[in-house]
RNA sequence: GGACCCGUAGCUCAACGGCAGAGCAGGCGCCUUUUAAGCGCUCGGUUGAAGGUUCGAAUCCUUCCGGGUUCA
Numbered sequence: 001g002g003a004c005c006c007g008u009a010g011c012u013c014a015a016c017g018g019c020a021g022a023g024c025a026g027g028c029g030c031c032u033u034u035u036a037a038g039c040g041c042u043c044g045g046u047u048g049a050a051g052g053u054u055c056g057a058a059u060c061c062u063u064c065c066g067g068g069u070u071c072a
Base pairs, nucleotide, nucleotide: 001071002070003069004068005067006066007065010024011023012022013021018055026042027041028040029039030038048064049063050062051061052060
């Protein structure tokens, strides 16, 4: 330098072009002699950035940024 893959909550990951979600973690409570476990509620996101297409974009297209695999 070429090709390909990935980037969504603190972490691990979902999400046929039509409400952005789950588990764990955090907070509050229940239970328990206490802790752990268990149960309930709750908090948390400019979906890597900028443009474009579209009535509507996390999703499609382009460029860039970061990470990875591979070829040279």